[in-house]
A computed fold for a 1528-nucleotide RNA from an uncultured bacterium, annotated as small-subunit ribosomal RNA. The sequence is in RNAcentral, with records from ENA, Greengenes and SILVA. The prediction has a mean pLDDT of 83.
RNA sequence: AGAGUUUGAUCCUGGCUCAGGAUGAACGCUGGCGGCGUGCCUAAUACAUGCAAGUCGAACGAGGUGGAAGGGAGCUUGCUCCUGGAUACCGAGUGGCGAACGGGUGAGUAACACGUAGGUAACCUGCCCUUAAGCUUGGGAUACCCAGAGGAAACUUUGGCUAAUACCGGAUAACAACAGAGGAGGCAUCUCCUUUGCUUGAAAGGCCCUUCACGGGGUCACUUAAGGAUGGACCUGCGGCGCAUUAGCUAGUUGGUGAGAUAAAAGCCCACCAAGGCGAGGAUGCGUAGCCGACCUGAGAGGGUGAUCGGCCACAUUGGAACUGAGACACGGUCCAAACUCCUACGGGAGGCAGCAGUAAGGAGUUUUCGGCAAUGGGGGAAACCCUGACCGAGCAACGCCGCGUGAGUGAUGACGGCCCUAUGGGUUGUAAAGCUCUGUUGUAAGGGACGAACGAUCGUUUAGGAAAUGAAACGGUUCUGACGGUACCUUACCAGAAAGCCACGGCUAACUACGUGCCAGCAGCCGCGGUAAUACGUAGGUGGCAAGCGUUAUCCGGAAUUAUUGGGCGUAAAGAGGGAGCAGGCGGCAAGAUAAGUUUGAAGUGAAAGCGUGGAGCUCAACUCCAUACAGCUUCGAAAACUGUCUAGCUAGAGUACGAGAGAAGUGAACGGAACUCCAUGUGUAGCGGUGAAAUGCGUAGAUAUAUGGAAGAACACCAGUGGCGAAGGCGGUUCACUAGCUCGAAACUGACGCUCAGUCCCGAAAGCGUGGGUAGCAAAUAGGAUUAGAUACCCUAGUAGUCCACGCCGUAAACGAUGAGAACUAAAUAUUGCCGCGAGGCAGUGUUGAAGCUAACGCAUUAAGUUCUCCGCCUGGGGAGUACGAUCGCAAGAUUGAAACUUAAAGGAAUUGACGGGGACCCGCACAAGCAGUGGAGCAUGUGGUUUAAUUCGACGCAACGCGAAGAACCUUACCAGGGCUUGACAUGGAGGCUAAAUACUUAGAGAUAAGGAAAUAUAUGUCUCACACAGGUGGUGCAUGGUUGUCGUCAGCUCGUGUCGUGAGAUGUUGGGUUAAGUCCCGCAACGAGCGCAACCCCUCUCCUUAGUUGCCAUCAUUCAGUUGGGAACUCUAAGGAUACUGCCGAUGUAAGUCGGAGGAAGGUGGGGAUGACGUCAAAUCAUCAUGCCCUUUAUGUCCUGGGCGACACACGUGCUACAAUGGCCGGUACAAAGAGACGCGAUCCCGCGAGGGUGAGCAAAUCCCAUAAAGCCGGUCUCAGUUCGGAUUGAAGUCUGCAACUCGACUUCAUGAAGCUGGAAUUGCUAGUAAUCGCGAAUCAGCCAUGUCGCGGUGAAUACGUUCCCGGGUCUUGUACACACCGCCCGUCAAACCAUGAGAGCUGGUAAUACUCGAAGUCGUUAUCCUAACCGCAAGGGGGGAGACGCCUAAGGUAGGACUGGUGAUUGGGGUUAAGUCGUAACAAGGUAUCCCUACGGGAACGUGGGGAUGGAUCACCUCCUUU
Repeated sequence: AGAGUUUGAUCCUGGCUCAGGAUGAACGCUGGCGGCGUGCCUAAUACAUGCAAGUCGAACGAGGUGGAAGGGAGCUUGCUCCUGGAUACCGAGUGGCGAACGGGUGAGUAACACGUAGGUAACCUGCCCUUAAGCUUGGGAUACCCAGAGGAAACUUUGGCUAAUACCGGAUAACAACAGAGGAGGCAUCUCCUUUGCUUGAAAGGCCCUUCACGGGGUCACUUAAGGAUGGACCUGCGGCGCAUUAGCUAGUUGGUGAGAUAAAAGCCCACCAAGGCGAGGAUGCGUAGCCGACCUGAGAGGGUGAUCGGCCACAUUGGAACUGAGACACGGUCCAAACUCCUACGGGAGGCAGCAGUAAGGAGUUUUCGGCAAUGGGGGAAACCCUGACCGAGCAACGCCGCGUGAGUGAUGACGGCCCUAUGGGUUGUAAAGCUCUGUUGUAAGGGACGAACGAUCGUUUAGGAAAUGAAACGGUUCUGACGGUACCUUACCAGAAAGCCACGGCUAACUACGUGCCAGCAGCCGCGGUAAUACGUAGGUGGCAAGCGUUAUCCGGAAUUAUUGGGCGUAAAGAGGGAGCAGGCGGCAAGAUAAGUUUGAAGUGAAAGCGUGGAGCUCAACUCCAUACAGCUUCGAAAACUGUCUAGCUAGAGUACGAGAGAAGUGAACGGAACUCCAUGUGUAGCGGUGAAAUGCGUAGAUAUAUGGAAGAACACCAGUGGCGAAGGCGGUUCACUAGCUCGAAACUGACGCUCAGUCCCGAAAGCGUGGGUAGCAAAUAGGAUUAGAUACCCUAGUAGUCCACGCCGUAAACGAUGAGAACUAAAUAUUGCCGCGAGGCAGUGUUGAAGCUAACGCAUUAAGUUCUCCGCCUGGGGAGUACGAUCGCAAGAUUGAAACUUAAAGGAAUUGACGGGGACCCGCACAAGCAGUGGAGCAUGUGGUUUAAUUCGACGCAACGCGAAGAACCUUACCAGGGCUUGACAUGGAGGCUAAAUACUUAGAGAUAAGGAAAUAUAUGUCUCACACAGGUGGUGCAUGGUUGUCGUCAGCUCGUGUCGUGAGAUGUUGGGUUAAGUCCCGCAACGAGCGCAACCCCUCUCCUUAGUUGCCAUCAUUCAGUUGGGAACUCUAAGGAUACUGCCGAUGUAAGUCGGAGGAAGGUGGGGAUGACGUCAAAUCAUCAUGCCCUUUAUGUCCUGGGCGACACACGUGCUACAAUGGCCGGUACAAAGAGACGCGAUCCCGCGAGGGUGAGCAAAUCCCAUAAAGCCGGUCUCAGUUCGGAUUGAAGUCUGCAACUCGACUUCAUGAAGCUGGAAUUGCUAGUAAUCGCGAAUCAGCCAUGUCGCGGUGAAUACGUUCCCGGGUCUUGUACACACCGCCCGUCAAACCAUGAGAGCUGGUAAUACUCGAAGUCGUUAUCCUAACCGCAAGGGGGGAGACGCCUAAGGUAGGACUGGUGAUUGGGGUUAAGUCGUAACAAGGUAUCCCUACGGGAACGUGGGGAUGGAUCACCUCCUUU
């Protein structure tokens, strides 16, 4: 620091995801040790058991234990008994202090709760410290205890006794309270000092020392006053959550006066008075939440969190209340109410782990019912001590961090093994192991063994004070105290011995192979893997990463500049409000002075400790711990005065006013005008009109349409008219008048910053729509009818109602668009136009276009900015759900405004690129159409295919580009299929061992044959044969979607690319486009391109003409000869086959810049002369595993192999390709002429003979320019038939034959005789062909024994017609355009309906919760009142009083009850839409002009997408016109 993912590819926008760090974590697998930390995040749920707050006998009385000294008695004279009760110890009770700390938890709380900075002139403070003064004198009770009573218990109660540092009275005293006088100060209320008067207190205490004693002293307590310290209380500024779909809240409410309450200010409480107070800078309400130091993350700013440690707050089962006290409204106190649990004798009682352990429950999930007060700290005490689940320690848990180890060195036969891989050679695991040498951290054993200990006690010394002593302080000696723990640590010995896993390996992301599986099982963070060769699943080997851990899950920050202060955007991606006016708010011209709020700067205070950072130090290091240092912010006091603010007095450049001109569809109202449509009346006139792609509905003989005249009514204003004008936008168009508003120019008189923007607010706001009342000519939703159509709720037609018009009132929305908020300043030009000024150059204000810089993702924008800046407002944050639901506001309604969530999804989107496509455009070509000729489609037959059938009808080929195709030959064979019969190392190949000799051919027997058995003979070499066991053979078995090779097709179409350069962010473009031309990307010209390659053309073959050479088997002009080129001869000709030549737009003319084109001449041939071969980059997962080859899979007594027979030839039918015909341009008969190209020895076969013939017999010649197949046929000549199912046609069938072949039954061809079917030119549709072509005629060959060949491939003979032309059909090419397509239109895609699932809205209701309100009831308790009752202290002789208590009453009030509402959950028959889901139904709305351009608002209608009307937008293709612009 980035990466993956939208696309065919690209750039951008934008979301989703990943890599990092962290955690009080949990889960899975695994697990050696130590140190330091951490450990119920859930149920503030319920709790068994034990412990967590006591202490003081030096405050008090009584008691208990214990029994000393002393005394007495007995005698055994040192023992027993009886007394006596000291020192000491123990505790119940009274009393004091503590229990308000420490410990826990985070429910509540959005608050002065917390943080920070201040204030208290409005306060309190036990114990502690300092200072000063005191500590006097009396009194009455009471607990414990004793006696009794009640109760199950808890406990209660009566009578009696007693003490105090318990309680009460008096004295003393003011510096404290109150009142008065004087003075000083401050901050408004006020505060302080001096003085006078009045009121008010305490425990004769405990212990110790001294003293004969009185007394004195010490110490701990106590009282008063002042001060300090500590701790608290109250008040204030500022700060930190969400929702506005919470906008108004508030009656003690806000303030005042007075009284009360309190430690204290205050509506804190009360009475009276006033009517205030808070709120858009967010009151009130609702939801959520303890706050902070800090912790995690981040570069930071920020974001998230608030465990452990520390500060504050709140709470203690829930709610309320007070008491005591210095302090509580009190976790281990009290009272009451409620819920729950427990005990009970049923009468009544007890309890509160959110203390430490622990239990149950909940949950993914969190520990021992441990040791000790040794240390630190706390309470009590004079102290020793006691108490302390605070704390210190140990235990459990890899929960976290840190550290250590599981060995080190050497060692190659590169060992064995591997369910590893393999090209079978080997590779890898791997120096890894073994082996040898070494070490001993850790471990085991033994031994030693801590720091943490200071205090305290006791002894001594010194110092101060004092009369002295006790006592106090300091120092020193001795002594006591350790839970952890015989632990840490140290030493010695011993053994490599006891100690490695987890995750991953497609990309991101480091790391790959094999097998298994076969869209299954499964994986997955995102993209995505898996459908038989998976580096993605599972396993194994190997590899990578981390390591006593490793992965996963959850959560937070980061990456994310995807909330943007730092640091984003809004023309088209999400996003400028439809437009304006304008309050609050924000911002604001020039220059001067003052001030000092902001700002800058200095100092001081604070910023707790811990933590973080930096520098050191201590544990062997580290974690950890210790020491030092540093900080934002806030407060206070100064300084500066540039900028901002404020104040003062000014300026004129912004803004405005007055003046002089000007243009205009600017607005409102009124009046008037002509053209046209329609209607009415009348005349003329007659059969149609109207309408459409074509029609029909409709109108018309009752007289339409047409035409003429007159009249009526409503609506709209042609031409002018213009990317012209005006207006803020919507919008505005005949003429005239009236009223009103704005703008521009000129000039420079006046004001003097008066300005800009603008949340809320107010006003305007197309069309449609709504209300009331008019009006209604035309047009026209709805509606009706006619068409179209598969349907047509549409497009088209005929009618037609709301509406469109007017007045008044609503609505408030549009693609209300420049998809571009307003204002200001600055930044090249050119050009057109409107208005004004100027003589002019030109200037100002508008409206357009092209373009520089710059900007932009690109398109594009560009002085009318989307450039560079400033100010203010509005809006956006992935797609869908959804502009929906709910709520609220507005509206008569339609609806508008505001505006979510659940859920779902990895994309949605913008611009541009290359293709493909278009019922887009332009140009061009092709037997593509047209013009012609001949056909196919109808018949019969042949052949192929489908289907059907079958034991099998083997397999493949399926639009063009399968179907007379593989097959250039299915009777057996072929043959792959079926039935049956056989074989199993095999029919065929290689290798081992053993055996046998001959094998083979011929013969005999059995059998359908394969095969089996047998004997005999001769030839002639072994690469023979048999048996056994295994490797293996074999497969026309599967996969052409694993492949090679080969082939088809677009298409012989003219295209397809590259290098360098240039342009573009890039995909890409350019070149290759353009203007011409060509069969051609053929060539020329131009051009940011210049060149090149594969294609085109040419080179090759055949053919056409000529020449040269050669002259047999071919030829024959001349000469001779013959029946005959037969022979001699010839080498001229033909021909043959070798080599050459020829044609190049070369020449002429025309035209053109050129390329070229047209015409002509010459020439055998003329513009590639004709034909062939030749097939670019690629497309179709095109065809072929059955030509062959081949990976993988399958099979191995069978899917192999041999044999016989059958089948591939079936037959209701359908299709393709052909043949023969339907006849007279013909059939038949007779005669007669002319080819080319091929084949031939297992062959072609002459001649002659036989047969009607197929053919048979014979066998000359020929391995071929020599012989043969071999008579070419159509043609020509002559004859006959005479239009008919025929002398056409030949199918079918019968009979007899021939040939091939082991064999013609299934199933051959041919011959002869006989038979003589359909068919009389073929519907829709469709094919071929442009010249030696079509058509027609025959000939040959391959395969082949024969042949189902009418096929295929060749050969020649005869030999046409037509092409105006490119509108249309089909195919192709180039350019351009649109696109939502890229599997590329056989594309994409919308909505209803049907099905499943999911979340959600409504819903008669049902059922909870929360907070209030009103009324009722009202415990405990404080306060107040009190007429009843009780009462020790003081007063009083007494009566009584004072004071106190109880009870009663009153106010307040918790819980409870009732009522109607509010808010918020759950649930609910049914219902609404929404979302998701490979292969459901109906249509085809959108994307191309998407076949009616689309979309927006609105209204109506319709199964559905949708249709139609009105207005609007271009984000519409195409053509034409206009305007503008560019170049010449």